[in-house]
Context: one part of a larger RNA
RNA sequence: CCUCAAGUGGGAAGUAAAGACCCCGUUGAACUUUACUGCAGCCUGCUAUUGUGAUCAAUUUUGUAAUAUAACAAGGAGCUUCGGCAACAUGUGAAACUUGUUGUUAUGAGGUUGGUUGCUUAUCUCUAUAUGAGAAACAGUAGUUGGUGGGCAGUUUGGCUGGGGUGGCACCCUGCUGAAAAGAUAUCAGCAGGGCCCAAAGGUUGGCUCAGUUGGUUUAGAAAUCCAACGUAGAGUGUAAGGGCAAAAGCCAGCUUUAUUCUGAUUACCACAAUACUAAUCGGAAUUAGGAAACUAUGGCCUAACGAUCUCCAAUGUGCUCCUUAGUGGGGCCUUGGAUUGACAGAAAAGUUACCACGGGGAUAACAGAGUUGUCGCUCCUGAGAGUUCAUAUCGACGGAGCGGUUUGCUACAUCGAUGUCGGCUCAUCCUAACCUGGUAGUGCAGCAGCUACCAAAGGUGGGGGUGUUCACCCAUUAAAAGGGUUCGUGAGCUGGGUUCACAACGCUGUGAGGCAGUUGGUAUAAUAUCUGCUUGGGG
Repeated sequence: CCUCAAGUGGGAAGUAAAGACCCCGUUGAACUUUACUGCAGCCUGCUAUUGUGAUCAAUUUUGUAAUAUAACAAGGAGCUUCGGCAACAUGUGAAACUUGUUGUUAUGAGGUUGGUUGCUUAUCUCUAUAUGAGAAACAGUAGUUGGUGGGCAGUUUGGCUGGGGUGGCACCCUGCUGAAAAGAUAUCAGCAGGGCCCAAAGGUUGGCUCAGUUGGUUUAGAAAUCCAACGUAGAGUGUAAGGGCAAAAGCCAGCUUUAUUCUGAUUACCACAAUACUAAUCGGAAUUAGGAAACUAUGGCCUAACGAUCUCCAAUGUGCUCCUUAGUGGGGCCUUGGAUUGACAGAAAAGUUACCACGGGGAUAACAGAGUUGUCGCUCCUGAGAGUUCAUAUCGACGGAGCGGUUUGCUACAUCGAUGUCGGCUCAUCCUAACCUGGUAGUGCAGCAGCUACCAAAGGUGGGGGUGUUCACCCAUUAAAAGGGUUCGUGAGCUGGGUUCACAACGCUGUGAGGCAGUUGGUAUAAUAUCUGCUUGGGG
RNA backbone atom coordinates (compact mmCIF):
# COMPACT_ATOMS: atom_id res chain seq x y z
C1' C A 1 0.00 0.00 0.00
C1' C A 2 -3.96 -3.68 -1.21
C1' U A 3 -7.74 -6.78 0.78
C1' C A 4 -11.05 -9.07 4.62
C1' A A 5 -13.52 -8.88 9.33
C1' A A 6 -15.23 -6.63 13.79
C1' G A 7 -16.14 -1.94 15.81
C1' U A 8 -16.93 3.59 16.20
C1' G A 9 -20.31 7.24 14.85
C1' G A 10 -16.18 12.77 12.86
C1' G A 11 -17.95 14.09 7.75
C1' A A 12 -21.15 13.46 3.41
C1' A A 13 -24.15 21.55 5.90
C1' G A 14 -26.00 12.45 5.50
C1' U A 15 -31.58 9.72 5.28
C1' A A 16 -36.70 10.54 6.58
C1' A A 17 -41.19 14.68 6.08
C1' A A 18 -42.93 20.37 -0.67
C1' G A 19 -40.92 23.78 7.85
C1' A A 20 -45.68 22.87 12.34
C1' C A 21 -42.14 28.77 14.02
C1' C A 22 -42.43 33.66 10.87
C1' C A 23 -44.54 36.31 6.72
C1' C A 24 -47.61 36.32 2.34
C1' G A 25 -52.54 34.61 -0.34
C1' U A 26 -58.16 39.96 -1.66
C1' U A 27 -56.80 30.65 0.29
C1' G A 28 -59.67 28.06 4.14
C1' A A 29 -61.79 26.01 8.57
C1' A A 30 -63.35 26.05 13.77
C1' C A 31 -64.83 29.22 17.69
C1' U A 32 -66.59 34.22 19.85
C1' U A 33 -69.30 38.71 20.05
C1' U A 34 -73.02 44.95 21.72
C1' A A 35 -69.09 43.02 13.32
C1' C A 36 -72.60 42.91 8.69
C1' U A 37 -76.75 40.46 6.49
C1' G A 38 -80.26 36.85 7.18
C1' C A 39 -83.22 32.21 9.05
C1' A A 40 -85.62 29.19 12.81
C1' G A 41 -87.68 30.05 17.70
C1' C A 42 -90.32 33.44 21.02
C1' C A 43 -93.48 37.94 21.93
C1' U A 44 -97.07 40.98 19.50
C1' G A 45 -101.38 43.87 16.49
C1' C A 46 -104.83 42.61 12.45
C1' U A 47 -107.63 39.05 9.19
C1' A A 48 -109.93 34.01 8.48
C1' U A 49 -111.81 29.68 11.07
C1' U A 50 -115.98 32.95 14.32
C1' G A 51 -121.70 32.15 16.39
C1' U A 52 -125.65 34.39 19.92
C1' G A 53 -127.30 37.97 24.15
C1' A A 54 -127.00 42.01 28.19
C1' U A 55 -124.89 46.63 29.70
C1' C A 56 -121.68 51.12 29.33
C1' A A 57 -119.04 54.59 26.16
C1' A A 58 -117.93 56.63 21.38
C1' U A 59 -119.57 57.23 16.43
C1' U A 60 -123.24 57.01 12.61
C1' U A 61 -128.34 56.45 9.98
C1' U A 62 -133.42 57.46 10.61
C1' G A 63 -138.49 58.79 12.97
C1' U A 64 -140.94 62.39 16.34
C1' A A 65 -140.90 66.99 19.08
C1' A A 66 -138.81 71.61 20.36
C1' U A 67 -135.57 75.33 19.01
C1' A A 68 -132.21 78.92 15.97
C1' U A 69 -132.02 85.81 20.72
C1' A A 70 -133.18 88.55 12.73
C1' A A 71 -130.45 80.42 10.24
C1' C A 72 -131.23 79.79 4.73
C1' A A 73 -134.40 79.13 0.10
C1' A A 74 -139.26 79.21 -2.43
C1' G A 75 -144.33 80.64 -2.05
C1' G A 76 -147.17 84.33 0.43
C1' A A 77 -151.46 89.03 2.03
C1' G A 78 -153.55 87.48 5.10
C1' C A 79 -154.09 84.31 9.85
C1' U A 80 -156.55 84.22 14.59
C1' U A 81 -158.13 81.05 20.39
C1' C A 82 -160.58 87.86 18.92
C1' G A 83 -156.10 88.94 23.32
C1' G A 84 -153.13 89.67 19.07
C1' C A 85 -149.41 88.29 15.04
C1' A A 86 -148.16 90.00 10.24
C1' A A 87 -148.29 93.62 6.38
C1' C A 88 -146.63 99.11 6.56
C1' A A 89 -142.08 101.38 8.56
C1' U A 90 -136.88 101.10 10.35
C1' G A 91 -132.73 98.42 8.99
C1' U A 92 -127.01 95.79 5.04
C1' G A 93 -130.49 91.97 6.23
C1' A A 94 -137.55 90.97 8.74
C1' A A 95 -140.57 87.60 11.12
C1' A A 96 -147.61 85.60 10.34
C1' C A 97 -148.66 80.91 7.81
C1' U A 98 -147.12 76.54 4.35
C1' U A 99 -143.13 73.57 2.17
C1' G A 100 -137.97 72.27 1.87
C1' U A 101 -132.72 72.47 3.69
C1' U A 102 -129.04 73.03 7.59
C1' G A 103 -127.32 73.19 12.79
C1' U A 104 -128.31 72.11 18.08
C1' U A 105 -130.97 69.58 22.07
C1' A A 106 -134.29 65.72 24.00
C1' U A 107 -136.27 60.96 23.02
C1' G A 108 -137.29 56.12 20.30
C1' A A 109 -135.34 52.45 16.81
C1' G A 110 -131.19 50.42 13.91
C1' G A 111 -125.84 49.77 12.37
C1' U A 112 -120.37 49.85 13.51
C1' U A 113 -116.21 49.94 17.00
C1' G A 114 -114.25 49.40 21.95
C1' G A 115 -114.61 47.88 27.43
C1' U A 116 -117.01 44.51 30.96
C1' U A 117 -119.94 40.21 31.46
C1' G A 118 -123.37 35.94 30.02
C1' C A 119 -124.90 31.65 26.62
C1' U A 120 -123.64 27.16 23.46
C1' U A 121 -123.69 24.80 18.61
C1' A A 122 -118.02 25.88 15.99
C1' U A 123 -113.35 24.55 18.36
C1' C A 124 -110.20 22.54 22.44
C1' U A 125 -109.13 19.42 27.07
C1' C A 126 -110.25 15.28 30.47
C1' U A 127 -112.73 10.75 31.11
C1' A A 128 -115.86 6.04 34.00
C1' U A 129 -117.44 6.42 26.64
C1' A A 130 -122.71 8.85 28.39
C1' U A 131 -128.11 12.87 26.28
C1' G A 132 -120.79 13.10 30.80
C1' A A 133 -117.56 17.14 32.94
C1' G A 134 -114.69 21.55 32.01
C1' A A 135 -112.98 25.68 28.87
C1' A A 136 -115.10 28.55 25.04
C1' A A 137 -115.72 32.16 20.55
C1' C A 138 -110.71 32.82 23.99
C1' A A 139 -107.23 29.20 22.86
C1' G A 140 -105.26 26.42 18.74
C1' U A 141 -104.27 26.66 13.41
C1' A A 142 -103.21 29.58 8.70
C1' G A 143 -101.77 34.33 6.52
C1' U A 144 -99.65 38.97 7.51
C1' U A 145 -97.38 43.62 10.64
C1' G A 146 -93.76 45.19 14.20
C1' G A 147 -90.10 43.59 17.72
C1' U A 148 -86.56 40.12 19.83
C1' G A 149 -83.27 36.56 18.22
C1' G A 150 -74.70 33.80 17.82
C1' G A 151 -79.99 29.15 18.79
C1' C A 152 -78.35 28.56 13.53
C1' A A 153 -76.20 30.18 8.72
C1' G A 154 -73.37 32.89 4.99
C1' U A 155 -69.56 36.38 4.96
C1' U A 156 -66.27 40.42 6.07
C1' U A 157 -62.59 41.95 9.39
C1' G A 158 -57.88 47.35 4.03
C1' G A 159 -52.97 49.13 2.54
C1' C A 160 -47.90 51.12 3.26
C1' U A 161 -44.11 49.10 6.46
C1' G A 162 -35.68 48.33 6.68
C1' G A 163 -40.04 40.88 8.89
C1' G A 164 -44.85 41.19 11.13
C1' G A 165 -47.41 43.36 15.30
C1' U A 166 -47.70 48.09 18.42
C1' G A 167 -46.91 53.18 16.79
C1' G A 168 -47.41 56.45 12.62
C1' C A 169 -49.74 58.07 7.67
C1' A A 170 -44.98 59.19 4.41
C1' C A 171 -53.02 56.65 1.69
C1' C A 172 -55.94 63.23 -1.38
C1' C A 173 -53.61 68.12 -2.14
C1' U A 174 -49.72 72.94 -1.60
C1' G A 175 -44.66 75.52 -0.92
C1' C A 176 -39.23 75.01 -0.15
C1' U A 177 -34.82 71.67 0.30
C1' G A 178 -33.08 66.90 -1.16
C1' A A 179 -32.77 67.26 -7.11
C1' A A 180 -26.66 66.29 -9.18
C1' A A 181 -27.70 74.72 -13.12
C1' A A 182 -33.37 71.61 -19.26
C1' G A 183 -37.60 68.41 -17.92
C1' A A 184 -38.49 64.21 -14.77
C1' U A 185 -36.94 61.91 -10.11
C1' A A 186 -37.29 57.76 -4.46
C1' U A 187 -37.01 56.78 1.14
C1' C A 188 -41.46 55.64 7.92
C1' A A 189 -35.88 61.96 4.15
C1' G A 190 -35.86 67.34 6.30
C1' C A 191 -38.68 72.16 7.21
C1' A A 192 -43.78 73.92 7.01
C1' G A 193 -48.99 73.98 5.57
C1' G A 194 -54.47 72.66 3.37
C1' G A 195 -59.79 69.90 4.01
C1' C A 196 -61.21 77.04 4.99
C1' C A 197 -62.59 82.12 5.04
C1' C A 198 -64.90 86.62 2.59
C1' A A 199 -71.79 89.54 0.01
C1' A A 200 -66.89 91.94 0.67
C1' A A 201 -61.73 90.57 1.94
C1' G A 202 -65.52 90.07 -5.24
C1' G A 203 -66.16 93.74 -9.96
C1' U A 204 -65.16 98.51 -11.69
C1' U A 205 -63.95 103.84 -11.43
C1' G A 206 -61.26 107.62 -8.94
C1' G A 207 -57.73 109.06 -5.37
C1' C A 208 -53.59 107.98 -2.05
C1' U A 209 -48.42 105.75 -0.31
C1' C A 210 -46.04 102.14 3.34
C1' A A 211 -42.29 100.46 7.68
C1' G A 212 -38.94 103.44 10.00
C1' U A 213 -35.77 107.68 11.37
C1' U A 214 -34.96 112.93 12.54
C1' G A 215 -36.87 117.71 14.06
C1' G A 216 -41.15 120.46 16.15
C1' U A 217 -45.74 120.39 19.28
C1' U A 218 -50.93 121.64 25.67
C1' U A 219 -52.40 117.65 28.97
C1' A A 220 -49.15 113.21 26.51
C1' G A 221 -44.52 110.08 29.45
C1' A A 222 -39.85 105.68 25.15
C1' A A 223 -44.62 104.87 22.85
C1' A A 224 -51.73 107.89 21.48
C1' U A 225 -52.98 112.49 17.82
C1' C A 226 -50.86 116.66 14.63
C1' C A 227 -46.92 119.27 11.26
C1' A A 228 -42.35 119.06 8.19
C1' A A 229 -38.20 116.47 5.95
C1' C A 230 -35.77 111.90 4.47
C1' G A 231 -37.55 107.25 3.14
C1' U A 232 -36.93 100.96 -3.40
C1' A A 233 -40.23 98.83 0.24
C1' G A 234 -36.49 97.61 5.39
C1' A A 235 -44.42 97.68 5.28
C1' G A 236 -48.75 95.47 3.56
C1' U A 237 -50.99 91.30 0.76
C1' G A 238 -57.47 86.90 4.80
C1' U A 239 -54.33 82.11 6.05
C1' A A 240 -47.87 78.03 4.98
C1' A A 241 -43.70 78.88 2.00
C1' G A 242 -41.81 80.50 -2.52
C1' G A 243 -42.46 83.88 -6.46
C1' G A 244 -44.63 88.74 -7.49
C1' C A 245 -46.42 93.83 -6.57
C1' A A 246 -45.31 101.39 -5.42
C1' A A 247 -49.42 107.21 -9.63
C1' A A 248 -49.87 98.99 -7.40
C1' A A 249 -51.46 93.40 -6.91
C1' G A 250 -50.85 97.62 -0.85
C1' C A 251 -54.64 101.76 1.63
C1' C A 252 -59.39 104.79 1.17
C1' A A 253 -64.01 106.12 -1.14
C1' G A 254 -68.38 105.96 -4.98
C1' C A 255 -71.50 102.74 -7.74
C1' U A 256 -72.50 97.72 -8.05
C1' U A 257 -73.02 91.69 -8.61
C1' U A 258 -68.91 89.04 -14.42
C1' A A 259 -68.81 84.76 -7.59
C1' U A 260 -74.33 84.98 -14.10
C1' U A 261 -76.28 81.65 -18.62
C1' C A 262 -74.92 78.66 -23.13
C1' U A 263 -70.73 76.83 -25.80
C1' G A 264 -65.53 75.59 -28.04
C1' A A 265 -60.35 74.78 -27.32
C1' U A 266 -55.77 74.38 -24.27
C1' U A 267 -52.38 73.27 -19.92
C1' A A 268 -51.17 70.61 -15.28
C1' C A 269 -52.40 65.76 -13.15
C1' C A 270 -49.52 62.45 -17.47
C1' A A 271 -41.28 64.05 -20.24
C1' C A 272 -41.38 59.78 -23.80
C1' A A 273 -48.63 56.96 -23.99
C1' A A 274 -53.52 58.25 -21.88
C1' U A 275 -59.49 58.70 -19.75
C1' A A 276 -62.36 60.91 -15.74
C1' C A 277 -62.55 64.42 -11.67
C1' U A 278 -60.34 68.87 -10.12
C1' A A 279 -57.67 73.48 -10.80
C1' A A 280 -56.22 77.04 -14.18
C1' U A 281 -55.69 79.51 -19.16
C1' C A 282 -57.48 81.44 -24.09
C1' G A 283 -61.93 82.34 -27.02
C1' G A 284 -67.28 82.88 -29.17
C1' A A 285 -72.59 84.12 -28.09
C1' A A 286 -76.22 86.28 -24.42
C1' U A 287 -77.35 89.48 -20.48
C1' U A 288 -75.23 92.87 -17.14
C1' A A 289 -71.84 96.18 -13.78
C1' G A 290 -68.36 100.25 -13.49
C1' G A 291 -66.30 104.12 -16.52
C1' A A 292 -66.90 110.41 -20.34
C1' A A 293 -64.29 106.90 -23.09
C1' A A 294 -60.51 103.55 -24.39
C1' C A 295 -61.60 99.51 -21.82
C1' U A 296 -62.04 96.08 -17.53
C1' A A 297 -64.84 92.08 -15.25
C1' U A 298 -66.48 84.20 -16.27
C1' G A 299 -64.42 85.54 -8.09
C1' G A 300 -60.09 86.55 -4.31
C1' C A 301 -51.87 88.81 -6.82
C1' C A 302 -50.23 83.37 -8.32
C1' U A 303 -49.26 78.41 -6.73
C1' A A 304 -53.49 74.24 -1.75
C1' A A 305 -58.86 74.64 0.15
C1' C A 306 -61.43 68.59 -2.90
C1' G A 307 -65.23 63.67 -4.75
C1' A A 308 -67.82 58.75 -9.80
C1' U A 309 -72.18 55.17 -10.80
C1' C A 310 -76.84 53.51 -8.49
C1' U A 311 -80.69 54.79 -4.88
C1' C A 312 -83.09 58.68 -2.20
C1' C A 313 -84.23 63.86 -1.08
C1' A A 314 -84.57 68.98 -2.49
C1' A A 315 -84.61 73.10 -5.91
C1' U A 316 -85.22 75.76 -10.60
C1' G A 317 -88.49 76.37 -15.25
C1' U A 318 -95.83 80.07 -17.51
C1' G A 319 -89.44 73.72 -20.03
C1' C A 320 -90.72 68.54 -22.59
C1' U A 321 -93.70 64.08 -22.16
C1' C A 322 -97.38 60.09 -20.20
C1' C A 323 -101.73 58.92 -17.05
C1' U A 324 -105.82 61.22 -14.63
C1' U A 325 -109.38 65.25 -13.23
C1' A A 326 -114.80 69.64 -12.87
C1' G A 327 -110.51 72.14 -10.80
C1' U A 328 -106.53 69.31 -9.45
C1' G A 329 -103.03 65.59 -8.80
C1' G A 330 -99.28 61.78 -9.95
C1' G A 331 -95.01 59.39 -12.80
C1' G A 332 -90.79 60.14 -16.13
C1' C A 333 -86.92 63.36 -18.82
C1' C A 334 -83.56 67.76 -19.06
C1' U A 335 -80.44 71.20 -15.37
C1' U A 336 -78.40 72.10 -10.42
C1' G A 337 -77.37 70.91 -5.27
C1' G A 338 -77.01 67.38 -1.19
C1' A A 339 -70.15 62.47 0.68
C1' U A 340 -64.01 63.40 6.71
C1' U A 341 -67.55 57.72 -0.14
C1' G A 342 -60.30 61.50 3.93
C1' A A 343 -58.40 53.68 2.60
C1' C A 344 -59.70 60.68 -0.87
C1' A A 345 -60.72 56.72 -9.39
C1' G A 346 -65.13 55.96 -4.25
C1' A A 347 -67.18 47.31 -1.69
C1' A A 348 -72.34 48.11 2.73
C1' A A 349 -68.22 44.71 6.97
C1' A A 350 -65.60 42.91 14.11
C1' G A 351 -62.48 39.53 16.56
C1' U A 352 -59.79 34.69 18.30
C1' U A 353 -57.02 30.24 17.08
C1' A A 354 -51.35 27.03 21.40
C1' C A 355 -57.16 22.62 18.17
C1' C A 356 -55.68 24.41 13.51
C1' A A 357 -55.28 23.47 7.77
C1' C A 358 -53.68 24.30 2.49
C1' G A 359 -50.68 26.85 -1.25
C1' G A 360 -46.16 29.46 -1.36
C1' G A 361 -41.67 32.40 0.31
C1' G A 362 -35.13 32.38 2.21
C1' A A 363 -39.16 38.11 -2.27
C1' U A 364 -39.51 38.16 4.89
C1' A A 365 -38.40 37.36 10.80
C1' A A 366 -36.47 33.81 15.11
C1' C A 367 -31.02 29.86 15.73
C1' A A 368 -26.39 29.45 13.35
C1' G A 369 -23.19 31.63 9.15
C1' A A 370 -21.66 36.17 6.25
C1' G A 371 -20.93 41.73 6.00
C1' U A 372 -20.42 45.97 9.36
C1' U A 373 -18.41 47.17 14.33
C1' G A 374 -22.09 52.03 16.86
C1' U A 375 -21.78 48.97 21.47
C1' C A 376 -18.15 45.41 23.59
C1' G A 377 -12.91 43.67 24.61
C1' C A 378 -7.77 44.84 23.99
C1' U A 379 -3.51 47.83 22.40
C1' C A 380 -1.08 52.30 21.20
C1' C A 381 -0.25 58.04 20.86
C1' U A 382 -0.52 62.70 23.61
C1' G A 383 0.27 63.76 28.84
C1' A A 384 -3.51 67.95 32.43
C1' G A 385 -2.81 65.84 36.99
C1' A A 386 -1.81 62.27 41.30
C1' G A 387 2.71 60.16 43.03
C1' U A 388 6.55 64.94 49.58
C1' U A 389 10.11 66.83 44.93
C1' C A 390 9.53 64.22 39.90
C1' A A 391 4.26 63.22 33.77
C1' U A 392 5.89 58.11 32.15
C1' A A 393 8.22 52.88 39.49
C1' U A 394 2.89 53.04 39.51
C1' C A 395 -1.96 55.49 38.25
C1' G A 396 -3.62 58.67 34.43
C1' A A 397 -8.47 63.05 32.92
C1' C A 398 -9.95 65.58 28.27
C1' G A 399 -8.77 64.03 23.39
C1' G A 400 -6.69 60.99 19.16
C1' A A 401 -5.16 56.39 16.17
C1' G A 402 -5.94 51.32 15.68
C1' C A 403 -6.62 45.94 16.37
C1' G A 404 -10.01 41.77 17.53
C1' G A 405 -14.57 39.55 15.83
C1' U A 406 -15.82 36.03 22.31
C1' U A 407 -21.13 40.86 23.75
C1' U A 408 -25.24 43.50 22.02
C1' G A 409 -27.03 45.81 17.80
C1' C A 410 -27.72 46.90 12.37
C1' U A 411 -28.24 44.64 7.26
C1' A A 412 -31.49 40.78 5.23
C1' C A 413 -26.51 38.19 1.42
C1' A A 414 -27.03 31.98 1.87
C1' U A 415 -30.51 28.35 3.95
C1' C A 416 -38.21 27.93 5.00
C1' G A 417 -39.26 20.50 -1.18
C1' A A 418 -36.00 21.77 7.22
C1' U A 419 -28.14 22.66 8.19
C1' G A 420 -32.36 19.81 15.05
C1' U A 421 -32.67 25.09 19.43
C1' C A 422 -30.22 26.54 25.77
C1' G A 423 -27.50 24.11 29.61
C1' G A 424 -25.10 19.70 31.47
C1' C A 425 -22.33 14.79 30.61
C1' U A 426 -18.57 12.44 27.34
C1' C A 427 -14.57 13.12 24.09
C1' A A 428 -11.58 16.63 22.57
C1' U A 429 -8.44 20.03 19.24
C1' C A 430 -6.47 24.95 18.41
C1' C A 431 -5.21 30.36 19.83
C1' U A 432 -2.58 33.72 23.45
C1' A A 433 -4.44 39.25 24.93
C1' A A 434 0.07 33.98 30.18
C1' C A 435 -3.68 32.30 35.97
C1' C A 436 0.41 28.61 37.82
C1' U A 437 5.20 26.24 36.84
C1' G A 438 10.27 28.39 33.52
C1' G A 439 13.75 32.57 31.79
C1' U A 440 14.45 38.06 31.99
C1' A A 441 14.11 43.86 32.53
C1' G A 442 12.47 48.19 35.39
C1' U A 443 10.98 49.51 40.27
C1' G A 444 8.86 54.63 44.77
C1' C A 445 13.44 46.39 44.11
C1' A A 446 17.46 46.22 51.43
C1' G A 447 15.43 41.01 52.47
C1' C A 448 10.62 38.35 52.46
C1' A A 449 6.49 39.66 49.71
C1' G A 450 4.89 42.59 45.68
C1' C A 451 3.84 45.99 41.16
C1' U A 452 4.69 46.80 35.81
C1' A A 453 6.68 45.05 31.26
C1' C A 454 9.27 41.27 27.83
C1' C A 455 10.15 35.88 25.99
C1' A A 456 7.57 31.41 26.27
C1' A A 457 1.38 27.60 24.72
C1' A A 458 5.51 22.04 27.09
C1' G A 459 2.36 20.62 31.12
C1' G A 460 -1.48 22.04 34.55
C1' U A 461 -5.79 25.09 35.58
C1' G A 462 -9.25 20.90 40.50
C1' G A 463 -13.58 19.68 44.66
C1' G A 464 -18.34 21.15 46.70
C1' G A 465 -23.67 24.07 47.99
C1' G A 466 -28.49 26.03 46.15
C1' U A 467 -30.23 27.56 40.90
C1' G A 468 -32.49 24.21 34.23
C1' U A 469 -29.11 27.61 34.09
C1' U A 470 -24.41 29.85 30.88
C1' C A 471 -23.29 33.70 34.21
C1' A A 472 -23.24 35.20 39.14
C1' C A 473 -22.98 34.26 44.60
C1' C A 474 -21.08 31.29 48.63
C1' C A 475 -17.63 27.24 51.21
C1' A A 476 -13.04 24.75 52.03
C1' U A 477 -8.59 23.83 49.48
C1' U A 478 -4.69 24.88 45.83
C1' A A 479 1.45 26.31 42.54
C1' A A 480 -2.87 28.13 39.99
C1' A A 481 -8.17 27.38 40.49
C1' A A 482 -6.54 32.26 33.00
C1' G A 483 -9.43 33.97 28.91
C1' G A 484 -11.24 32.50 24.25
C1' G A 485 -12.18 29.87 19.07
C1' U A 486 -13.92 25.32 16.98
C1' U A 487 -22.10 25.76 13.16
C1' C A 488 -22.36 30.24 20.90
C1' G A 489 -17.11 22.27 19.10
C1' U A 490 -19.82 17.83 20.16
C1' G A 491 -28.36 15.14 20.31
C1' A A 492 -27.40 9.40 12.91
C1' G A 493 -22.89 10.22 21.06
C1' C A 494 -26.21 10.60 25.87
C1' U A 495 -29.58 13.68 28.81
C1' G A 496 -34.20 16.70 28.24
C1' G A 497 -33.96 20.33 33.77
C1' G A 498 -35.13 25.21 30.57
C1' U A 499 -37.35 27.33 26.13
C1' U A 500 -41.39 26.04 22.49
C1' C A 501 -47.48 21.97 20.82
C1' A A 502 -51.90 19.59 22.49
C1' C A 503 -54.29 19.06 28.56
C1' A A 504 -54.87 21.72 33.41
C1' A A 505 -54.50 25.65 37.30
C1' C A 506 -53.28 30.69 39.51
C1' G A 507 -52.59 36.14 38.90
C1' C A 508 -53.58 40.04 35.44
C1' U A 509 -56.27 41.29 31.08
C1' G A 510 -60.46 40.95 27.42
C1' U A 511 -68.11 41.44 26.81
C1' G A 512 -66.28 36.90 24.75
C1' A A 513 -63.58 33.21 21.95
C1' G A 514 -58.96 33.94 24.11
C1' G A 515 -54.10 36.46 25.50
C1' C A 516 -49.47 37.41 28.71
C1' A A 517 -39.98 37.55 27.21
C1' G A 518 -45.90 36.23 34.01
C1' U A 519 -45.99 31.61 37.17
C1' U A 520 -47.01 26.27 37.86
C1' G A 521 -47.93 20.71 36.87
C1' G A 522 -47.63 17.58 32.43
C1' U A 523 -45.44 16.55 27.68
C1' A A 524 -43.25 10.16 21.93
C1' U A 525 -35.82 12.54 21.36
C1' A A 526 -36.62 7.98 14.57
C1' A A 527 -33.14 4.60 11.98
C1' U A 528 -30.28 -2.95 10.92
C1' A A 529 -24.26 2.67 8.60
C1' U A 530 -24.25 3.00 1.58
C1' C A 531 -19.57 6.02 0.92
C1' U A 532 -15.62 8.31 3.55
C1' G A 533 -12.67 9.03 8.06
C1' C A 534 -10.81 6.71 12.50
C1' U A 535 -9.71 2.17 16.01
C1' U A 536 -8.41 -3.09 16.56
C1' G A 537 -7.24 -7.74 14.38
C1' G A 538 -6.18 -11.40 10.18
C1' G A 539 -4.06 -12.21 5.18
C1' G A 540 -0.95 -10.63 0.86
Source information
The part of an RNA shown here (large-subunit ribosomal RNA, domain V) has 540 nucleotides and comes from a microbial mat metagenome. The full RNA is in RNAcentral, with records from SILVA.